[in-house]
RNA sequence: GUGCGUCUUCAGGGCGGGGUGAAAUUCCCCACCGGCGGUAUGUCGGCCGCGCCGCAAGGCAAUGCCGACGAGCCCGCGAGCGCCUCGCGCGAGCCUCGAGCUUGCGCGCAGGGUCAGCAGAUCUGGUGCGAAGCCAGAGCCGACGGUCAGAGUCCGGAUGAGAGAAGAUGUGC
Numbered sequence: 001g002u003g004c005g006u007c008u009u010c011a012g013g014g015c016g017g018g019g020u021g022a023a024a025u026u027c028c029c030c031a032c033c034g035g036c037g038g039u040a041u042g043u044c045g046g047c048c049g050c051g052c053c054g055c056a057a058g059g060c061a062a063u064g065c066c067g068a069c070g071a072g073c074c075c076g077c078g079a080g081c082g083c084c085u086c087g088c089g090c091g092a093g094c095c096u097c098g099a100g101c102u103u104g105c106g107c108g109c110a111g112g113g114u115c116a117g118c119a120g121a122u123c124u125g126g127u128g129c130g131a132a133g134c135c136a137g138a139g140c141c142g143a144c145g146g147u148c149a150g151a152g153u154c155c156g157g158a159u160g161a162g163a164g165a166a167g168a169u170g171u172g173c
Base pairs, nucleotide, nucleotide: 001173002172003171004170005169006168007167008166009165010164016030017029018028019027031153032152033142034141035077036076037075038074042069043068044067045066046065047064051060052059053058072140073139080118081117082115083112084111085110086108087107088106089105090104091103092102093101094100122138123137124136125135126134144156145155146154
């Protein structure tokens, strides 16, 4: 340095103003927010210094290398809902009448995790060899349940789960 195991810690932001109304942080106008890994023509810092300026001291500095940061809508992942499995309860149907088979609904600190169904959403102009990422502009998206009225922003499951990040430790190479 790298593979594997164990453990610890960490791991999500946002309704402010106005309008309507009996009632809305839920509707309408304006506002606000952006998980994790990857990708990199950007930004910053360090090293080297082609070369340029200067009488000099010294200043600037291409290319290259290293490091940090760098996309909600490019690729993938996570949570949530769905789905499947299992268990329990209730009901229905069938027959061989059995602790049987099939099926519907409900419940669960249960299991699965690709099964992928919901999973979402970007264009235009500029620069450039090259833009999905830079600059400018315009646009778009956001689980489920609850609610005096429909929610990305309120309340709840959640003091949860988790992509993953950092560290400790054991072991193989």

FMN riboswitch aptamer (RFN element) from Paraburkholderia acidisoli, 173 nucleotides, folded computationally. RNAcentral holds the sequence, with entries from Rfam. The coordinates come from a structure-prediction model, not an experiment, and the mean pLDDT is 79. It matches the Rfam family "FMN riboswitch aptamer (RFN element)". From the family's description: The RFN element is a highly conserved domain that is found frequently in the 5'-untranslated regions of prokaryotic mRNAs that encode for flavin mononucleotide (FMN) biosynthesis and transport proteins. The source organism's lineage runs through Bacteria, Pseudomonadota, Burkholderiales, Burkholderiaceae and Paraburkholderia.